Context: one part of a larger RNA
Molecule: small-subunit ribosomal RNA, 5' domain
Organism: metagenome
RNA sequence: GAGUGAACGUUGGCGGCAUGGAUUAGGCAUGCAAGUCGCACGAGAAGCCAAUUAGCUUGCUAAGAGGCGGACAGUGGCGAAAGGGAGAGUAACGCGUAGUUACGUGCCCUCGGGACCGGGAUAGCGUCGGGAAACUGGCAGUAAUACCGGAUAACAUCUACGGAUCAAAUGGUGUGAUUCCGCCCGAGGAUUGGACUGCGUACUAUUAGCUAGUUGGCGGGGUAAUGGCCCACCAAGGCUGCGAUGGUUACCGGGUGUGAGAGCAUGACCCGGCUCACUGGGACUGAGACACUGCCCAGACACCUACGGGUGGCUGCAGUCGAGAAUCUUUGUCAAUGGGGGAAACCCUGAACAAGCGAUGCCGCGUGCGGGAUGAAGGCCCUCGGGUUGUAAACCGCUGUCAGUUGUUAGGAAAUGCUAGUGGGUUAUCCCAUUAGUUUGACCGAUCUUCAGAGGAAGGACGGGCUAAGUUCGUGCCAGCAGCCGCGGUAACACGAACCGUCCAAACGUUAUUC
Numbered sequence: 001g002a003g004u005g006a007a008c009g010u011u012g013g014c015g016g017c018a019u020g021g022a023u024u025a026g027g028c029a030u031g032c033a034a035g036u037c038g039c040a041c042g043a044g045a046a047g048c049c050a051a052u053u054a055g056c057u058u059g060c061u062a063a064g065a066g067g068c069g070g071a072c073a074g075u076g077g078c079g080a081a082a083g084g085g086a087g088a089g090u091a092a093c094g095c096g097u098a099g100u101u102a103c104g105u106g107c108c109c110u111c112g113g114g115a116c117c118g119g120g121a122u123a124g125c126g127u128c129g130g131g132a133a134a135c136u137g138g139c140a141g142u143a144a145u146a147c148c149g150g151a152u153a154a155c156a157u158c159u160a161c162g163g164a165u166c167a168a169a170u171g172g173u174g175u176g177a178u179u180c181c182g183c184c185c186g187a188g189g190a191u192u193g194g195a196c197u198g199c200g201u202a203c204u205a206u207u208a209g210c211u212a213g214u215u216g217g218c219g220g221g222g223u224a225a226u227g228g229c230c231c232a233c234c235a236a237g238g239c240u241g242c243g244a245u246g247g248u249u250a251c252c253g254g255g256u257g258u259g260a261g262a263g264c265a266u267g268a269c270c271c272g273g274c275u276c277a278c279u280g281g282g283a284c285u286g287a288g289a290c291a292c293u294g295c296c297c298a299g300a301c302a303c304c305u306a307c308g309g310g311u312g313g314c315u316g317c318a319g320u321c322g323a324g325a326a327u328c329u330u331u332g333u334c335a336a337u338g339g340g341g342g343a344a345a346c347c348c349u350g351a352a353c354a355a356g357c358g359a360u361g362c363c364g365c366g367u368g369c370g371g372g373a374u375g376a377a378g379g380c381c382c383u384c385g386g387g388u389u390g391u392a393a394a395c396c397g398c399u400g401u402c403a404g405u406u407g408u409u410a411g412g413a414a415a416u417g418c419u420a421g422u423g424g425g426u427u428a429u430c431c432c433a434u435u436a437g438u439u440u441g442a443c444c445g446a447u448c449u450u451c452a453g454a455g456g457a458a459g460g461a462c463g464g465g466c467u468a469a470g471u472u473c474g475u476g477c478c479a480g481c482a483g484c485c486g487c488g489g490u491a492a493c494a495c496g497a498a499c500c501g502u503c504c505a506a507a508c509g510u511u512a513u514u515c
Stems, first nucleotide, its partner, number of pairs: 001515004006511005013365006019358002026321003030318003035078003040075002047068003052063005085276003094201008103193002108189007116150004125141001126139005156165003171181002202248003209239003214236004219231003251273004255266004278299005301312004329355001331354003337351001338349004368398004378389004402456001404451001407448001411444002417438009459504005464485003470499005480487002
C1' cells in the first nucleotide's frame, strides 16, 4: 500500500447492488417448511331442491321417497432419496484430474410382443368394549388400477442343450365411433447412480517399526456388481526411511486475497463433489435411503400424566435463551422462475421472488450557485502600527438535484385456461398447429408531472521526525502521550485547551488478521 462475512470509538442525508450467527454440531416456546390425485376404489356429513304424508290457525308447521351436493376420514397410486441447512467427522479413492467396467436405473423417448380364466380377503363404515391420554381388543358384512391362484411364454432367464421357468389392470374417462390416459414381458436410447485404478492432495521422527482376515490362493456365500466384502481349508505372506504405524490439525475443488511474477495465505457469499441430521446401533419399504421434518432398539436431555404409562428432536424459514467483541423480521406472495401431484382446472411449495433491519462492503448523488469590503461584529495573535479567521458571514440576485408533497404510467406477463376462427389428422363435438379476443402483479415503479422554498442534510483523525499541516495559554519527569525514534524536571511546535492549519469525507480513526 492492498484486502476482510469483521469488531470497537466519534459522527451520520439519500439511493442502487451485494452481504449479514465466523463463538456453543449448545438447549429450544410458537407458527409454518410435502403433498397431491374423485379420470383407481368403496362410502358419504352439512347444505339446497322436493313428489308425497300428517296436523290444523287454509297457508303455515312437522316428517320426507327421490335428486343435487360434496366436508372430514379410509384403501390405492405417484411424490416424500428432490429442494432447503450445516461442516461435527474425515489426511481418505474423501476431493481433483485422467482412465476403467464386473453393474443398476422410477419418470422420459424409440421398437417388438401381450393383456385369457378365476378367487379370497381387508380398511373405512357399523356394533360391543378397554384406557387419563397416546392408543387399542372382539364381532358381522364391503370395494378396487390393493392382494392371490391357474393359463399363455420369447430375440428373456437357467441349462446337463434333452428341456425347464417367469406376467398383466382390458382398468379409467368420454363418445354414435375411432381416440386419450394407463397395465405386463422384452430390446435399445437418454439421464443418473454404484464400483475399481494411475497421479496429486497439511504438520510431526521429542512417533521406527506396523499387521492374523493380516497378504495371497482354492472352493463357496453374499451383492445390481468386482473383491477377505464374509466363511471353510491351504500357504506365510503384506506395508515401511520415496516415512509405514501413531499423534495433531483440517471437509475438498472451481475459486478468493495479495504480489511485477514466482510464490505465499485462504476456502464466507455463488457453483460442483463429500459427509452429517439429539448421541450410538439396526434394518424395513422402494427404481433409488440404511432415509433432516419415516420405523425399531439403547442412551442423555426435556415435556405431559389420573403414577398404570406416554410424547419430542429448528445443523429448514422466522423467532427465543445461553455463551460471545460480534451477525437481521416470529413480514408478503405463489405474480415470475423452478419442483411434486393431477387428463385438466387447480392444489401444495419459508425452494424462489419480493419487502423489512444493519454505513457490513462497493458504487453513485447531495448538503447549493453567482455577486458581495468601510475587509462588519466576535474569536485568536500582536512589535499595539496591525495581522488573521475571510468573500467567509450579513446583504442582493438565482437554481431546484436529493429528501418532502400531488397525480400519472412503461415494464417485470410469457404462458395456462376460456371464447371465436383457420389449417391438418380420411370423418370429428376428439387431438395437434396457428390467429384474434379475454384472463392473471406479492412486490416494485424507471420516466414524466404539481407545489413550496436554501429551506431538511458534515464530520473524523492528525499538525516533533518518518508525514501534508503551528501559534498562544495551562501543566512542571506531575498529569499525560507514544507505531518507531522518543516527548514532559517553569519559556513543551510532542501532554491538556483554544485559535489556526493539513488530509480524507458520509464517513474518519483504532484493534485484529492475510499478502